[in-house]
RNA sequence: CGGGGUUUGGCGCAGUUGGUAGCGCGCGCGGUUUGGGACCGCGAGGCCAACAGUUCGAGUCUGUUAACCCCGA
Numbered sequence: 001c002g003g004g005g006u007u008u009g010g011c012g013c014a015g016u017u018g019g020u021a022g023c024g025c026g027c028g029c030g031g032u033u034u035g036g037g038a039c040c041g042c043g044a045g046g047c048c049a050a051c052a053g054u055u056c057g058a059g060u061c062u063g064u065u066a067a068c069c070c071c072g073a
Base pairs, nucleotide, nucleotide: 001072002071003070004069005068006067007066010025011024012023013022019056027043028042029041030040031039049065050064051063052062053061
């Protein structure tokens, strides 16, 4: 320098054909227990790497940029 991939709650990951974002672990509260653990119920927490564009509507499509990884030169 060229090509490809990844970026979504604290962590690990889903999210189809664009239609107002979910699972597991963890965290908080409650129940159960003598207590802990386990189990059960409820809840908090992200605007989706950044900035633009298209659209009635974008995590999803398009462009540019950034970080990381892989291949080639």
This is a predicted structure of a 73-nucleotide RNA (transfer RNA) from a Candidatus Saccharimonadota bacterium. Model confidence (mean pLDDT): 80 of 100. Taxonomically the source falls in Candidatus Saccharimonadota (Bacteria, Bacteria candidate phyla). It matches the Rfam family "tRNA". The family's RNA type in Rfam is transfer RNA.